[in-house]
Context: one part of a larger RNA
């Protein structure tokens, strides 16, 4: 000092914090979607027009005659919605620490070996033309999960051509400069690569380079836990030529040559273990420890494996194995809470199947919005740290009771009772924020204010031999018990066990378990 847990009590607030065990298993709901201002389609409300309909009312010579409500069809306009195809985003944000002694992670450099959508900046383009596809329709197979096959369509989907450099390659040359390989530029040829449009006409995309920003990627020097009752380890090993793969350098991969490489300065091998800022602890030095917050790494029922993409070798993507659960017409299919809550197990033990997207961020979209269990917020636990209160001030007949007593008093004790007063808290009533900006407030009629009522609802724990701050009495009799040490108890026990009094803290007290 504590991410604590028992046992006793427990009044209020604010801030924070809560599965440390079974990375077990999981029902139920949510937790990533958006865009119709890419694209075919779809085509509701509701208006117009026209046709049936003919309710009511009015006139009537009682024959009829005007009105025209309602209904129901077309056909115009409208533009809701939205399964498909595309586009951005699901690689962020949230969770866990299983693995991992590792350039994992810390600091320091190094890329003359590299990549980087979106976002700024500057240049420059954006020309012709093509065939498909799903979505619909039609047909058919399965329980089902999903297909199949015919026709026909659209595009910011795909695909040819052509323009094209400061771009990639090569081939010749000049000039600087450095850190080995080499690097910057500059000339010159010649090959290769491109595009898409929507629209309210405001603007919002495309496309090619250059450079910036941001993000990763790799290399290296130091650091980074025990064990030698673990001493030899190792064939892609260790190097070199070649091909190859990658953004990139390399045995990263392969042929094929060489015999190397590590090793008491501790390899192999075995055991724990995410690492850092930091966090307890301490006068430092050190020691411990990595929970909340942040950076970083790794994993998403176990293994494997890759596709798409600028970014993954992808927790809510996809195949494949495997173990586990579910449906099943038995042929075959579906799942993955270490997301938010929540169940059951397991444990000494850790929370609600809440509210809102108003705020701050995030995705998308022009935008309007839409989604967001990130986030703001409430519930619950005295789980921790702080803050308040649980009256105050007067009152001696020192009641009345207890308790000891040497029977005289002592002491609880101004303590209570009694007068007198406040009103934190609390009850009730009105008011009522900031947080938001011109409008939007979950949280909330909450925080705060005002009247008003009423001492009224609100005090435990533990200890009192010594250390260590407090003692008597009565039970008990080495028994019951008691204890961190040391020791108490075997008839006058300040150490057991009760009462009275005492001391310590105090909504806590006190054990236990872990660190200094």
């Nucleotide at each position: 000092a504590u991410a604590a847990a028992c046992g006793c009590u427990g009044g209020c607030g604010g801030c924070g914090u809560g599965c440390a065990u079974a990375a077990c298993a999981c029902a139920u709901g949510c937790a990533a979607g958006u865009c119709g201002a890419a694209c075919g389609a779809u085509g509701a409300a509701g208006c117009u027009u026209a046709a049936c309909u003919g309710a009511u009312u009015u006139c009537u010579u009682c024959g009829g005659a005007a009105u025209g409500a309602u209904u129901u069809u077309a056909a115009g306009u409208g533009g809701a919605u939205u399964a498909g195809u595309g586009g951005c985003g699901g690689a962020c944000g949230g969770g866990u620490g299983a693995g991992u002694a590792a350039c994992g992670c810390g600091u320091g450099a190094g890329u003359a070996a590299c990549c980087u959508g979106c976002c700024u900046u500057g240049c420059a383009c954006a020309a012709g033309g093509g065939g498909a596809u799903a979505g619909c329709c039609g047909u058919u197979g399965g329980a089902a999960a999903c297909g199949a096959c015919g026709a026909a369509u659209a595009a910011u989907a795909c695909c040819c051509u052509a323009u094209g450099a400061u771009a990639u390659a090569a081939a010749c040359u000049c000039u600087u400069c450095g850190c080995a390989u080499g690097a910057a530029g500059g000339g010159c040829u010649u090959a290769u690569c491109a595009a898409a449009g929507a629209u309210u006409u405001a603007u919002c995309g495309g496309u090619g380079u250059a450079a910036g920003a941001u993000g990763g990627a790799c290399u290296c020097g130091c650091g980074u836990c025990u064990g030698a009752u673990u001493a030899g380890c190792u064939a892609g090993u260790u190097g070199g030529u070649g091909a190859g793969a990658u953004a990139a350098c390399a045995g990263c991969c392969c042929a094929c040559c060489a015999a190397g490489g590590c090793g008491a300065c501790g390899a192999u091998c075995a055991g724990u273990a995410g690492c850092c800022g930091g966090u307890c602890u301490g006068a430092g030095a050190g020691g411990a420890u990595g929970a909340a917050c942040g950076g970083c790494c790794a994993c998403a029922u176990u293994g494997g494996a890759a596709c798409u993409g600028a970014g993954a070798c992808a927790c809510g993507g996809u195949c494949c194995a495997a173990a586990c659960u579910c449906c099943u017409a038995c042929g075959g299919g579906a799942g993955g809470c270490a997301g938010c809550a929540g169940u059951g197990g397991g444990g000494a033990a850790u929370a609600u199947u809440g509210c809102a997207c108003a705020a701050u961020g995030g995705g998308g979209g022009a935008a309007a919005c839409c989604c967001u269990g990130a986030u703001g917020c409430a519930g619950c636990g005295a789980c921790g740290c702080c803050g308040c209160g649980u009256g105050a001030a007067c009152g001696a007949a020192g009641a009345a009771g207890g308790u000891a007593u040497u029977c005289g008093u002592a002491u609880c004790g101004u303590a209570a009772a009694g007068u007198u007063c406040u009103g934190u808290c609390c009850u009730a009533u009105g008011g009522g924020a900031a947080g938001a900006u011109a409008a939007u407030g979950a949280c909330a009629g909450u925080a705060c204010c005002a009247u008003a009522g009423a001492a009224g609802a609100a005090a435990g724990c533990u200890c009192c031999g010594g250390c260590u701050a407090a003692a008597u009495a009565c039970g008990u009799g080495c028994c019951a018990g008691c204890a961190g040490c040391c020791g108490c108890g075997g008839u006058a026990a300040u150490a057991c066990g009760u009462a009275u009094g005492g001391a310590g803290c105090g909504a806590g007290c006190g054990u236990u378990g872990u660190c200094c």